RNA sequence: GUGGGUGGAUUGCUGGCUGCGAGCUUUGGCUUGAGGAAAGUCCGAACUCCGCAGGGCAGGAUGCCGGGUAACUCCCGGGGGGCGAAAGCCUACGGAAAGUGCAACAGAAAAUAAACCGCCCGUCUAAAGCGGGUAAGGGUGAAAAGGCGAGGUAAGAGCUCACCAUCAGUCCGGGCAACCGGCUGAUUGGCAAACCCCAUCCGGAGCAAGAUCAAACAGAGGUUUGGCUCGCCCGGCCGAUACCUCGGGUAGAUCGCAUGAAACAAUCGGCGACGAUUGUUCAAGACAGAUGGCCAGUUUAACAGAAUUCGGCUUAUGAUCUGCCCACAAAA
Numbered sequence: 001g002u003g004g005g006u007g008g009a010u011u012g013c014u015g016g017c018u019g020c021g022a023g024c025u026u027u028g029g030c031u032u033g034a035g036g037a038a039a040g041u042c043c044g045a046a047c048u049c050c051g052c053a054g055g056g057c058a059g060g061a062u063g064c065c066g067g068g069u070a071a072c073u074c075c076c077g078g079g080g081g082g083c084g085a086a087a088g089c090c091u092a093c094g095g096a097a098a099g100u101g102c103a104a105c106a107g108a109a110a111a112u113a114a115a116c117c118g119c120c121c122g123u124c125u126a127a128a129g130c131g132g133g134u135a136a137g138g139g140u141g142a143a144a145a146g147g148c149g150a151g152g153u154a155a156g157a158g159c160u161c162a163c164c165a166u167c168a169g170u171c172c173g174g175g176c177a178a179c180c181g182g183c184u185g186a187u188u189g190g191c192a193a194a195c196c197c198c199a200u201c202c203g204g205a206g207c208a209a210g211a212u213c214a215a216a217c218a219g220a221g222g223u224u225u226g227g228c229u230c231g232c233c234c235g236g237c238c239g240a241u242a243c244c245u246c247g248g249g250u251a252g253a254u255c256g257c258a259u260g261a262a263a264c265a266a267u268c269g270g271c272g273a274c275g276a277u278u279g280u281u282c283a284a285g286a287c288a289g290a291u292g293g294c295c296a297g298u299u300u301a302a303c304a305g306a307a308u309u310c311g312g313c314u315u316a317u318g319a320u321c322u323g324c325c326c327a328c329a330a331a332a
Stems, first nucleotide, its partner, number of pairs: 001328011013297006020033005035303001039314002042312005047206004059202005064078005079093001080091004094197002099195002101191002116138002118134006146164002149161003165187005171182004210255004219246005224240006262281008
């Protein structure tokens, strides 16, 4: 330099004019005001209400090992498998020897193997045909009953042997473990994001959750007052107006709602995810829902706009900056 791989960061800036939300105000103004994904709402939580003695069934989720975390289906490290020359990338990766089931088309045959072609033997002079043997070879398929070589045989075959592969073991060594290496033995296809089995976990609804204050209207009680009860008093009944009290609670208002598993910096521990300590900082908060528009410097800005709040994942995205690694070539 070229090509490749893998991380991280930024998200236009400055000035002027003029708007909008919030806070403060001496009422003149001043301060502050979207994102890396605010998105999808796919996981996990906080918080709130309802339910809940305990156990089981059903249903759902997760699924190699170790660690991180408040928690997770997330993250980190490691192991197995696949891809790549390498850096590196992908992985839904428990059980097929508990049982049931599935495999289109093609093909003879798709799982208690099977004889279409071929090969070998017999019958036969020979061929054809017929009977038998054979899974080495051909053909079909996503997949054909371990692979390959040698021996063996009429031809063949794990029939025998070496190596490889897979599986198993009261075996040996290493590792916390997944697993790896060895030894011995065996040769039993695939699919569990098919049912299923095993292990672990799981109550429901969601900020329009929920809580507080509380007009009006209606309700209950009381005070005052009028009538009826032949007159009076008490009591009872029926009303009226104003006021008071009460609980429930609509409109409305307030809280929830911005100090938090917070952010930043330094030091320390850890391979890392992450954690600990110290210091500093307080950074939008609406309820029809603000964060905009115009002009200039300058060219051209992508995806996109908070609504209870966090931790993740996924998806969209123009441009710029930058760390590390691999391969090749050249030069010093």